[in-house]
RNA sequence: GAGUUUGAUCCUGGCUCAGAAUAAACGCUGGCGGCGUGCCUAACACAUGCAAGUCGAGCGAGAAAGCUCCUUCGGGAGUUAGUAAAGCGGCGAACGGGUGAGUAAUACGUGAGAAUUUACCCUUUAGUGAAGAAUACCUUCGAGAAAUCGAAGUUAAUACUGCAUAAGUCCCUACGGGGAGAAAGGUGGCCUCUUUGCUACCGCUGAAGGAUAAGCUUGCGCGCUAUCAGCUAGUUGGUGAGGUAAUAGCUCACCAAGGCAAUGACGGCUAACCGGCCUGAGAGGGUGUUCGGUCACACUGGAACUUAGACACGGUCCAGACUCCUACGGGAGGCAGCAGUGAGGAAUCUUGCGCAAUGGGCGAAAGCCUGACGCAGCGACGCCGCGUGGAGGAUGAAGGUCUUCGGAUUGUAAACUUCUGUUAAGUGGGAAGAAAGGUUUGUCUCUAAUAAAGGCAAAAUAUGACUGUACCAUUAGAGAAAGCACCGGCUAAACUCGUGCCAGCAGCCGCGGUAAUACGAGUGGUGCAAGCGUUAUUCGGAUUUAUUGGGCGUAAAGGGUGCGCAGACGGUAUGUUAAGUCACCUGUUAAAUUCUCUGGCCUAACCAGAGGCAUGCGGGUGAAACUGGCAAACUAGAGGGUGGAAGAGAGAAGUGGAAUUCUCGGAGUAGCGGUAAAAUGCGUAGAUCUCGAGAGGAACACCAAUGGCGAAGGCAGCUUCUUGGUCCAUUUCUGACGUUCAUGCACGAAAGCGUGGGGAGCAAACAGGAUUAGAUACCCUGGUAGUCCACGCCCUAAACGAUGCGAACUGGAUGUUGGGUGCAACUUGGCACUCAGUAUCGAAGCUAACGCGUUAAGUUCGCCGCCUGGGGAGUACGGUCGCAAGACUGAAACUCAGAGGAAUUGACGGGGGCCCGCACAAGCGGUGGAGUAUGUGGUUUAAUUCGAUGCAACGCGAAGAACCUUACCUGGCCUUGACAUGUCCGGAAUCCUGCAGAGAUGCGGGAGUGCCUUCGGGAAUCGGAACACAGGUGCUGCAUGGCUGUCGUCAGCUCGUGUCGUGAGAUGUUGGGUUAAGUCCCGCAACGAGCGCAACCCUUGUCCUUAGUUGCCAGCACGUAAUGGUGGGAACUCUAAGGAGACCGCCGGUGACAAACCGGAGGAAGGUGGGGAUGACGUCAAGUCAUCAUGGCCCUUACGGCCAGGGCUACACACGUACUACAAUGGGAGGUACAGAGGGUUGCGAAGCCGCGAGGCGAAGCCAAUCCCAGAAAACCUCUCUCAGUCCGGAUCGGAGUCUGCAACUCGACUCCGUGAAGUCGGAAUCGCUAGUAAUCGCGAAUCAGCAUUGUCGCGGUGAAUACGUUCCCGGGCCUUGCACACAC
Repeated sequence: GAGUUUGAUCCUGGCUCAGAAUAAACGCUGGCGGCGUGCCUAACACAUGCAAGUCGAGCGAGAAAGCUCCUUCGGGAGUUAGUAAAGCGGCGAACGGGUGAGUAAUACGUGAGAAUUUACCCUUUAGUGAAGAAUACCUUCGAGAAAUCGAAGUUAAUACUGCAUAAGUCCCUACGGGGAGAAAGGUGGCCUCUUUGCUACCGCUGAAGGAUAAGCUUGCGCGCUAUCAGCUAGUUGGUGAGGUAAUAGCUCACCAAGGCAAUGACGGCUAACCGGCCUGAGAGGGUGUUCGGUCACACUGGAACUUAGACACGGUCCAGACUCCUACGGGAGGCAGCAGUGAGGAAUCUUGCGCAAUGGGCGAAAGCCUGACGCAGCGACGCCGCGUGGAGGAUGAAGGUCUUCGGAUUGUAAACUUCUGUUAAGUGGGAAGAAAGGUUUGUCUCUAAUAAAGGCAAAAUAUGACUGUACCAUUAGAGAAAGCACCGGCUAAACUCGUGCCAGCAGCCGCGGUAAUACGAGUGGUGCAAGCGUUAUUCGGAUUUAUUGGGCGUAAAGGGUGCGCAGACGGUAUGUUAAGUCACCUGUUAAAUUCUCUGGCCUAACCAGAGGCAUGCGGGUGAAACUGGCAAACUAGAGGGUGGAAGAGAGAAGUGGAAUUCUCGGAGUAGCGGUAAAAUGCGUAGAUCUCGAGAGGAACACCAAUGGCGAAGGCAGCUUCUUGGUCCAUUUCUGACGUUCAUGCACGAAAGCGUGGGGAGCAAACAGGAUUAGAUACCCUGGUAGUCCACGCCCUAAACGAUGCGAACUGGAUGUUGGGUGCAACUUGGCACUCAGUAUCGAAGCUAACGCGUUAAGUUCGCCGCCUGGGGAGUACGGUCGCAAGACUGAAACUCAGAGGAAUUGACGGGGGCCCGCACAAGCGGUGGAGUAUGUGGUUUAAUUCGAUGCAACGCGAAGAACCUUACCUGGCCUUGACAUGUCCGGAAUCCUGCAGAGAUGCGGGAGUGCCUUCGGGAAUCGGAACACAGGUGCUGCAUGGCUGUCGUCAGCUCGUGUCGUGAGAUGUUGGGUUAAGUCCCGCAACGAGCGCAACCCUUGUCCUUAGUUGCCAGCACGUAAUGGUGGGAACUCUAAGGAGACCGCCGGUGACAAACCGGAGGAAGGUGGGGAUGACGUCAAGUCAUCAUGGCCCUUACGGCCAGGGCUACACACGUACUACAAUGGGAGGUACAGAGGGUUGCGAAGCCGCGAGGCGAAGCCAAUCCCAGAAAACCUCUCUCAGUCCGGAUCGGAGUCUGCAACUCGACUCCGUGAAGUCGGAAUCGCUAGUAAUCGCGAAUCAGCAUUGUCGCGGUGAAUACGUUCCCGGGCCUUGCACACAC
């Protein structure tokens, strides 16, 4: 920096990721080289080999094989050889190498120190005389299985013991002195008569100094834990002894009673420490492999010996465990040395070469030893370097993949042409690391010396594990050399197929339920590359423990409150000091590493040289502002005095009235009480009510307040006593006496506990009555602890201002409480200022926002407390306290990716306000009961095709299923197909017809020979063949388009710019009025605009103009039985085109001088005149893949196509929608009126005739304002029926017919005759309608061969009732409020 809490936002806060690193491991893969690195686990056990020896110039002794010679063949001599091996002695073995078990301090780091030792080494100095006694080896004997041991004898030394000497050393001291105590020789040279001497070197002894190394003391630093708070008896100190190299309780005796600890003693857990290494901007955090320094350890525990040095890795002794040998008596061993083995484990190498180099031990040296070391081997374990080819090459090959089928991509990639030759391979050459040393020569120094030794020079010469290695040259040839992870976001990189919440993925968010860029595969791409990923761990990001650098009103977090010790911090001025502080100088801070520069390996890694750094500690000198110390002052902080003030501050004693309850008495009668309504309860044994008297307990109305007091909890009648604190004034006193406060101490509501009182009212528990599905509750009647008092505990609260205490500073306004001052004022009263409290609003500022704002959550200082994701959990264990209840302190395992704060927009609320709607109410008529029709569910069936399912499916798709339709079922058939395009062949097309069959179809017969032509053929059409393909009412309406329903004809839904807000968003659109309306007006940080509303459109209502047939007929005329029938007319009606008219325009009132509303006039019509069309942004994954279109999937001799028959019409049942009724406002019979809107040539079909009728015959007229369908019916008049299952009602059934049609059996409609079911107005519930509406009456049309008296869409006739009103039910709109909801109750 990013992802992740939300619908979105800001914040808090956790989780996760991107980076770097590793002694790593695992998976896939693997060409070369250089430099590094390699048991983190079992300090588990170890076979085998090697890892510490050396010196003959300290000492005595001393082989053998072999070879040569001799031999008496038994052997001997020489050489090997003074060699090997062993011994005495010296030095070394305490180094080097390994490991990290223990150790929280006898460790380590850093700094300082004094009471010490130090072999070998260096310097200086003094010596090195003269004697003696043993012993190993060896020889002999003995014990034993062995390891090993014993006895006797012999011998040497630089082994051992004395004696002498003593410059210095040590001890004692009376400072005159006294005492103690050493030694070893060897080699070379020279001289000499042997001894002996001289000399050089190596040694030896004493002493002093140095260097190196070691021991000791000490300051500071160096883990976690207080759920470890007290620890300690040699403990702390002293005196005296002992002891050590040395100080010291190091040890001991005696004496004293100390010592350590909240700055964390003691205890527990963990851990070698450091230079460094990793990370990080740094501060820090983590770590301690390799390399280097220190420590510790060496099978486990203990102990000392030797030594200069050890309490000793490859030494000794004892004990233990384990392993091995054994003759059972006894012995041997210690890989945490180098290799190696087993075991453990995710995991870590060769039983290699060499002392050539470096270093070490011994030696005079040559040299010997050296698993230190130098090299090699194994491992991509890490870092670094190189390579796997370079250039050209488009037909953009083939193949793969995708595709919209055009192409795109793989991709200059390949092929092909040409070039080069790193590495690997072959051949040849071939270093550096090697120079010291030894030998010889010369010269110089030392010396008596041409010895010896040392220095210098020269010469020749010896020495290489690695290694025929690095490197060089050359040969051939692109030849032998690329993988791994990822591709949803974070995060660079996507398509196709498979799968179908399966298989699987996943670091977090999360993918997968049939179109997966997230699983698996393919192709392509991205990243890194001899590696790439994963896992583990560390730091970072994480300012997520915050010193740098966080917080605590509401997110986690202020202790319930005060007092106060330690601690921390501390006013003004002066002097002094120099601890802190600052400056300079200086010692140290090992090397390596890191950093800079330079150099060496071709480069890099790596290595070397130089420089720098090393923030720390110590020492010295100086400064004196600040902090601290000391001294003596000051008064502004703090406190005291004096004079005033207010108060439910606290404790104790007393006292008062009202009210409740109870007791007694009087009066009085049937109820009281209680609730939403009741009941339990009380009452005729006299209640409630009322009057009087008394008892007892508790609490204190009004005043009373945003008031007062107190540290908080808290405090209220009145009086008295005792007592704490506060405020104001004065400026009199003290002179920093202050602030805060861990531990501690005190107080601490209510409830609760203990003991003893008290008990009126109230009231947990409990009982009863109600409520309820239940009601262990809410409501009611009772009622015990308790509430009250005294004393003692408990110690917690949303103990809250969810805001610790103190101090200073920083604009104001207003109210109120307690003081004071000034001005004014006769008085009640006023104005201004000021101190202390208490409230409201607000500048700046702060805050995530809300909000806070001189009473800060602003700006600062001091001190204390507390927080670090949610849950587990304030739980468990431990401890302390408590009589108990419990309180305080206070985890972890495990689990989740969120938990949370504030604000925003919606939705929701049995929240609020305003408003509307046939929403309720007021009315009228229905449905629900009956019969029938129709649709649906269910059931049934071979099939009862499919869809529609709350409102918004159910007389819906279907404006019309006998066949067809038809999609379903059964059976019979077809397979390029019933239909489209393309190729080839043939025939025009077409018409008539026979046979078989249920038909599809199959087999035949006949007629016909067209059109255009450039003569090749072509167009249209039919038949045949093969293949591309057709076809699908098969699936997915949750992949879609289009169309539709619904909220809803509800008044809403948005945008631009501006403004406000960190932001989501807000404003506008809210507010005051008004409207049917976001309709309009006014106001307003908004100003405008868009889609909706309204209007424009159609129709209807009035009038006018124009026109006058098929319509009309007033007047004139003709004519008829009658009729606009005719002439004529253009007035009226009407028709159909155009206009007018209505706009709150006018008047009055109300209103805000507005918008608008109310009333009125005029008018055919009045406030949108009535009706229609018109449906905003969106919601319901609403409906439709079966109207159509369409992605994907599926079928292809079938899920396609053809045909016949059947089914969609079934029927215990349930529901919806309708029709007809139940009758007299009616039924029946007869007569008489009045419409509108439609339709008609495959049609409507008149008149006339026939039939009871459906209808038949018939044919006029009509392509329709002309003719026809076509007689409208309710209505009106007259008659009849008289309340009955009827002269109501018409279902059902029987018979006879008509019509349509190829065909009315399943399964049509209608007519006539007969039959005459249920039904007497319909439970709960529920629907429609506000006017030409409901109700009621008929007419027409679409579809259609026929079929609707009941459906649908239209038309007219007759024609009501009611609306007080908005409390309630339902739905909707606006504002507001709450919210833990957002797939939104």